A computed fold for a 1463-nucleotide RNA from an uncultured prokaryote, annotated as small-subunit ribosomal RNA.
């Protein structure tokens, strides 16, 4: 501290996800130990049992057993047990301790202060403790009741009650005075009691400040706000009542809903935040559910009362009883959270003088890897690098010193003995624990998740888009490092992973620290209201600020230094630090208040100027259209081409008159005016606002502006005119596949005017408004100013273009900022859903405006590169077209291909670039296909083993179709040698490893190919430029066949491409001279280079020369170079070939060859026969051949190249009409054959016909090859003579020795050629030109395409699946009003009725109670109301789903230019 995904890359925005830390955790696996915390986060859900608050005889009355002594009439008694059990009155306690977090948005906690209280026990002061009464439990007798429990009478203490004296100090007080205690106990010492004053301590109450989210919650409130008077309370107060005002709260968010205990921490973060509030500590609230007091010093009381509900258990039915959110524990919820444990030994509480008692508080054990730390599980040596296991290229690598072996130690666990601190004197649950010793033995001890990128860590093997994985990207469809197993790694480790959840990363809510021109994002505009900020200067005050002191910031915690458990976790002493709140003391510069003054902001006055700025009012001309007339006559109009339509009842055209409405040519201008919306003919009237310059006044009067207010284009609404022209709807024509549209001809609202409403647009400069500063330069508008010479300086207010710095993601923007900086409003926070739904407000309506959720995706979404495309442009070129010629397309036929057919009709090849193509040749073979018959280590290879060395050839029986099996005959043995039947070929028999495979995948490959293309392009290095993909260079001006050369240029260079270089062919020159050649010479023939001989020519074949835009003219730029000449065999590459950049299309080939995976193994292998690849309705593409006279036929007669030949070509003779036979002459070929060339020329016939064209088909004959010519071979002869008379749409080749024609040869091959490869003869027309088809190269210009136009993409409609929203209604929940009922209780009132104290002899009285009654008043019923949840038949639209329909809306000019509002 960052990563992964949007793209072909890129760079910016943006969003999801991951690393990192914690948790009361659960869940899967897996678990040896100890230490030290932690343990219902759900049902404040119901609870069986037990125990969690009592104790005091030194207040008080009463008072037992059991056991013990003694005695005893044996019944018993007496001591003692003992003030002891068990209750009773009284005293303290019980309001702590300990649980929980329902409620509570609050003075509830938190922090700070504050006054009008109280406070048992405890400490301090002062001071008292006197005389008397009368009672009531328990007791006892008599009742009632299942119980709980309770009555009536008697009896009796007390530190219980109650009276009376006293009262320093205390309490009222009208300042006279009035009122108010007490208690003893027990035995000589305390311990209580009672008043009093202060403290302590804990507590009540009030205040500032802080303390969640909703405004789709804007208005709350009647005891409410305040006063006065009373009342109450321990105390202040509407706390409560009476009366009087009519306030008080709130946009700084009041009320209303929704959640929620709050702090101190905690977790996390660099911090500031953010989350969160378990354990531990502080407060607050509850204690079944709800009120309600009561008692006390304290309570409205978790184990305390009373009432009402709800539940639950007893019951004799008639009444009772109960409240784990104390410990443990049960059942219930749930993903989950423990024992019905031991001691009061220790810290603390209660009681009591104490001894002691109580104490599920505490201390401690048990459970649980919850978590946090600590240790183990061995070390050490050990290479034959064992054996297994995996991998393999078979060689080896790995696991791995890893085991084993061998020597070692014993931590912890176990066994045994010893044995603490915690306890000040006693007393130890924990505990025979922590620890110490001893002892035995590697002994008892390791998982888990993961290995495609983020992210450490790779191979095998199964699986075939399945099964499954997955946190994002993505894997899986037959070679998966991504699934699942293995082997190996890698990471933590008694854990490991996953799941939840918070924080971080996320500067992705941005105080710190974020933006709004085009990514989301400036409000449609102004005007103002609150509030925000606000010139310059002097004085003052100190609440903002800023220093300092003092309080306080609880303890633990966290941080530093230190101790203590071996250690660490934990534990513990001191500091620090709690960034705060209060006080006080200073300071006054900043900001603020207050007083003053001032002119530079702002506004005023005063003269000028300019304007489509506004509002009503008038008025004008061109044009349209409509009416009348005139002229005139067949078409007008429209269109891409048409029709609809209009017109002989006279249009269109044109004259001439009238009406009628609406806009206002020209002037016109990135000109003006205005806040926007906007706004144009003239005139005037009324009216805003902005500008210039002077003089002068005011004295900060500013700027911005949530809310309000008002303006706001066009569509649309309402009334009420108007209504030429255009023109939604709508109607018709056409176009189309359809055309509900795009065009054409009509046409209603509507557009115009009044008032009135909507309120919204791409209302865009997609840019809020004010202010101030930060280089120019050019142009325009309007004023000024010096100055006048009219061209220019110059300063102000606008308004455009370029252009630095600067900014920006880039595009851009640049004194009209998107620079730099202030103040202020306003928006944004991923896409879809969705500007949608509910709610609310606005409007007659249309529908604005405010404005989510669920749900889905992993991207949407900007600029900018490179391609790639465009029914985008620009330049160029190519038999592309056009301008010529010959075909094809029509027929016969021949080959090939698809379909069909079949047992098979192998197999591939598919637009150009597949179809006379693999195939340079299928009767058998071939072959690979089909039927049958057979062989199973095999037709072939390599190795082991046995034997033979008769292995093989030829010729021939026999059996079968043949493979194959059996015989006979004749030849004839191969190498090496130690000479041994030794070895080794070779062959047979045998096993097994193994061979075969024209099965599969060309989408696993190599290699070859074809294609765009012989197109002219493809790239590097270094520098430059740009954040970066990339550009530059290779763009531009000009040429060229060419990225071919020139110039210019942030380029300079270089490579692969191009041209050269190679070969063939075109001239000429040396050299050579057979078999090729003959000019000369000489010989011979009928005749021939035939013979001598010749090296001249032809030629043959080796070297050379020539040509280079070199010369000469003109163009161009003086260049490249073009163009015309000359020469020259040839001239601008001479003419052809070879040669095929980086690449493309998963192009073509596993059947040419090779090769990985896969598969088949008596067969998908191997052999043999016979069929078949040659099967034929109709279909396509490649050819021959004609359709005829430029021509058939016939007969004469010239003139080549180029190859081929020994299993070969084969001459001359001879025989056949004739293919051919016969036979060999000569050639291993410039010598001999094949070998006749053909068309041409010459003559001669044929005469426009289905022919003397044309040759199919068919019959018969036959000839050759071949083991064989039926299926299925070529030719010959006769004979027969078919279609076809120049080819519809459409298509194709070729630019010169080209096309058109001829004819010759070669491969392949026995044989078979109309293909294929080659050659040579004869030989044309054409091209203006580049507008358009078709391809391709270059700029450039758009894109939403990049699998790249065969892209991309939208919207109904069908289907499945999700969430939602209406919805007749149906179920519920908190809530607030009304009234009705009215428990317990306090409080008043009442006293008829009840009464011990005191007074009185008595009567009575004082004084106290009960009933009643009244206020208030809790559940509960009742009614209506709104708010809120659910569940709902149908519906409405969204979202989501490999390959369903319909169409083509958008992206290029997307084929009508998009696209925003509005019908």
């Nucleotide at each position: 501290a960052g990563u992964g995904u949007u793209u072909g890359a890129u760079c910016a925005u943006g969003g999801c996800u991951c690393a990192g830390a914690a948790c009361g955790a659960a869940c899967g696996c897996u678990g040896g130990c100890g230490g030290c915390a932690g343990g219902c986060u759900u049902a404040a859900c119901a609870c069986a049992u037990g125990c969690a608050a009592g104790u005091c005889g030194a207040a008080c009355g009463a008072g037992a057993a059991c056991g013990c002594a003694c005695c005893u009439u044996c019944g018993g008694g007496u001591g003692u047990u003992a003030u002891u059990a068990a209750a009773g009155u009284g005293g303290c306690g019980c309001a702590c301790g300990g649980g929980u977090g329902a409620g509570u948005a609050a003075c509830g906690c938190g922090u700070g202060g504050g006054a009008a209280c109280c406070u048992a026990c405890c400490c301090u002061u002062g001071g008292g403790u006197a005389c008397g009464g009368g009672a009531c439990a328990a007791c006892g007798u008599c009742g009632g009741g299942a119980a709980a429990c309770u009555g009536a009478c008697g009896c009796u203490a007390a530190u219980a009650c109650c009276g009376u004296a006293u009262a320093c100090g205390c309490u009222c007080u009208u300042c006279g005075g009035a009122g108010g205690a007490a208690a003893g106990a027990u035995u000589u010492a305390u311990c209580g009691c009672c008043c009093u004053a202060g403290g302590a301590u804990g507590g009540g109450c009030c205040c500032g400040c802080g303390u969640c989210g909703g405004a789709u919650u804007a208005g709350c409130u009647u005891g409410u706000u305040g006063g006065u008077g009373a009342g109450g309370u321990a105390a202040a107060g509407g706390c409560u009542c009476a009366c009087c005002a009519a306030g008080g709260c709130u946009u700084c968010g009041a009320u209303c809903c929704g959640u929620a205990g709050c702090u101190g921490g905690u977790c996390u973060g660099a911090g500031a935040g953010g989350a969160u509030g378990a354990u531990c500590a502080g407060c607050c609230a509850c204690a079944c559910u709800g009120g309600g007091a009561c008692u006390g010093a304290g309570a409205c009381a978790c184990g305390g009362c009373c009432c009402a509900g709800a539940c639950u258990c007893c019951u004799a039915c008639g009444g009772g009883a109960g409240g784990c959110a104390g410990c443990a524990g049960u059942g219930g919820g749930g993903a989950a959270u423990a024992u019905u444990g031991g001691a009061c030994a220790a810290u603390g509480g209660g009681g009591g003088a104490a001894a002691c008692c109580c104490u599920g508080a505490u201390c401690c054990a048990g459970c649980c890897a919850u978590g946090c730390c600590g240790c183990g599980u061995g070390a050490g040596u050990g290479a034959a690098g064992a054996a297994g296991g995996c991998c393999u290229u078979a060689g080896g690598g790995u696991u791995g010193u890893a085991a084993a072996g061998c020597a070692c130690u014993u931590u912890c666990a176990c066994u045994c003995g010893c044995g603490a601190a915690g306890a000040u004197g006693a007393u130890g649950a924990c505990g025979g624990u922590a620890g110490c010793g001893a002892g035995a033995g590697a002994a008892g001890a390791a998982g888990c998740c993961c290995c495609g990128g983020c992210u450490a860590a790779c191979u095998c093997c199964g699986u075939g888009c399945c099964a499954g994985c997955a946190g994002c990207c993505g894997c899986g469809g037959u070679a998966a490092u991504a699934c699942g197993g293995a082997g190996g790694g890698g990471g933590c480790u008694a854990g490991c992973g996953u799941u939840g959840u918070u924080c971080g990363g996320a500067a992705u809510u941005a105080c710190u620290g974020g933006g709004c021109g085009u990514a989301a994002a400036g409000g449609g505009c102004g005007u103002g209201u609150a509030g925000g900020c606000g010139g310059c200067u002097u004085g003052u005050c100190g609440a903002g600020u800023c220093a300092g002191g003092c309080g306080u910031g609880a303890a633990a915690g966290c941080c530093c230094c230190g101790g203590g458990c071996u250690u660490a976790a934990c534990c513990u002493g001191g500091g620090a630090a709690c960034u705060g709140c209060g006080u006080u003391u200073g300071a006054u510069a900043c900001g603020g208040g207050c007083a003053g003054g001032c002119u530079a902001g702002a506004g005023g006055u005063u003269g000028g100027a300019a304007g489509a700025g506004g509002a009503g009012a008038g008025u004008g001309g061109a044009a349209u259209u409509c009416c009348c007339a005139g002229u005139g006559u067949a078409g007008a109009g429209g269109u891409g081409a048409a029709a609809u339509u209009c017109g002989u009842a006279g249009a269109u055209a044109u004259u001439g008159g009238g009406a009628a409405g609406a806009a206002c040519a020209c002037c016109a201008g990135u000109g003006g005016c205005g806040a926007a919306g906007g706004c144009g003919g003239c005139c005037a009237u009324c009216u805003g606002g902005c500008u210039c310059g002077g003089u002068u006044c005011u004295g900060a009067c500013g700027c911005u502006g949530a809310g309000g207010c008002g303006c706001g284009a066009a569509a649309g609404c309402g009334u009420g005119g108007g209504g030429a022209g255009c023109a939604a709807a709508c109607a018709g024509g056409a176009u189309u596949a359809g055309a509900u549209a795009c065009c054409c001809u009509g046409g209603u609202a509507g557009u115009c005017c009044a008032c009135g409403c909507c309120g919204u647009a791409a209302a865009c400069g997609a840019u809020g408004u004010g202010u101030g500063c930060u280089a120019g330069c050019c142009g325009u508008u309007g004023g000024g100013a010096a100055a006048c010479c009219u061209a220019g300086u110059u300063u102000c207010a606008g308004u455009g273009g370029c252009g630095c710095a600067g900014c920006u993601a880039a595009c851009g923007c640049a004194u009209u900022a998107a620079g730099c900086a202030c103040a202020c409003c306003g928006c944004c926070u991923g896409g879809g859903g969705a500007g949608u739904a509910c709610g609310g407000u606005c409007g007659c309506a249309a529908g604005a405006u405010u404005a989510a959720a669920a749900c889905u995706c992993a991207a949407a979404g900007g600029a900018a590169u490179u391609g790639a495309c465009g029914g985008g442009g620009g330049c160029c070129c190519g038999c592309a077209c056009a301008a010529g010629c010959g075909g094809u397309g029509g027929a016969g036929c021949a080959u090939g291909u698809g379909g069909u057919u079949u047992a098979a009709u192998u197999c591939g090849a598919a637009g150009c670039a597949a179809c006379g193509c693999g195939a340079a040749g299928a009767a058998c073979c071939u072959u690979a296909c089909c039927a049958g018959c057979c062989c199973u280590u095999g037709a072939c290879a390599u190795g082991u083993c046995c034997g033979u060395c008769g292995c093989g050839g030829a010729u021939u029986c026999u059996g079968g179709a043949g493979a194959c099996a059996g015989g006979a005959u004749c030849c004839u043995u191969c190498a090496g040698u130690u000479c041994g039947g030794c070895u080794g070929a070779c062959c047979c028999c045998a096993a097994g490893a193994c061979a075969g495979g024209u099965g599969c995948u060309g989408c696993a490959u190599g290699g070859c190919u074809g294609u765009c293309g012989u197109c002219a392009g493809c790239u590097c290095g270094u520098g430059u430029c740009g954040u970066g993909a990339g550009a530059u260079g290779u763009u531009g001006g000009g040429u060229u066949a060419a990225g071919u050369c020139c110039c210019g240029c942030a380029a300079c260079g270089a490579g692969c491409g191009c041209a050269a270089c190679c070969c063939c062919u075109g001239u000429c020159c040396u050299u050579a001279g057979u078999u090729g050649c003959c000019a000369u010479c000489a010989g011979g023939u009928a005749a021939u280079g035939c013979u001598g001989g010749g090296a001249a020519c032809u030629c043959u074949a080796a070297g050379g020369a020539g040509a280079c835009a070199g010369c000469c003219u003109g163009u161009g730029a003086u260049a490249a170079g073009c163009a015309g000449g000359a020469g020259g065999a040839a001239g601008g590459u001479g003419g052809g070939g070879a040669u095929g950049a980086c690449g493309u299309c998963a192009a073509g080939u596993c059947a040419u060859c090779a090769u990985g995976g896969c598969u088949c193994u008596u067969a998908c292998g191997u052999c043999c026969u016979g069929g078949g690849c040659u099967g034929c309705a109709a279909a396509c593409g490649u050819g021959c051949u004609a359709c005829a006279a430029u021509g058939g036929u016939c007969g004469g007669u010239a003139c080549a190249a180029a190859g081929g030949g020994u299993u070969g070509c084969g001459a001359u003779a001879c025989c056949g009409c004739g293919a051919g036979g016969u036979g060999g002459a000569g050639c291993c070929a410039a010598u001999c054959c094949c070998a006749a060339a053909a068309a041409a020329c010459c003559g001669a016939u044929c005469u426009c016909a289905g022919u003397u064209c044309g040759g199919a088909u068919u019959a018969g004959a036959g000839u050759c090859u071949g083991c064989a010519a039926c299926u299925c071979g070529a030719c010959u002869c006769u004979a027969u003579g078919a279609a076809g008379g120049u080819g519809g749409a459409a298509u194709u080749g070729c630019u010169a020795g080209u096309a058109a024609u001829c004819g010759c040869g070669g491969a392949u091959c026995a044989g078979c050629a109309c293909g294929c490869c080659g050659c040579g003869g004869u030989g044309a027309a054409u091209a203006c030109g580049u507008u358009c088809c078709c391809g391709g190269g270059u700029c450039u210009u758009g894109u939403a395409c990049a699998c790249a136009c065969c892209g991309c993409c939208c919207g109904u409609c069908a289907a499945g699946c999700u969430a939602g929203g209406a919805a007749a209604g149906c179920c519920g929940g908190a809530u607030a009003c009304a009234g009705c009922u009215g428990a317990a209780g306090u409080c008043g009132u009442g006293g008829u009725c009840c009464c011990a104290a005191c007074c009185g002899c008595a009567a009575g009285g004082a004084g106290g109670g009960a009933a009643g009654c009244g206020c208030c008043g809790a559940a509960g019923g009742c009614a209506g109301a709104g708010c809120u949840g659910g569940c709902g038949a149908u519906u409405c639209g969204a979202g989501c789903u490999a390959a369903g329909u319909c169409g083509u809306a958008a992206c290029a000019a997307g084929g009508u230019a998009g696209c925003c509002g509005u019908a």
The coordinates come from a structure-prediction model, not an experiment, and the mean pLDDT is 85. The RNAcentral record of the sequence draws on ENA.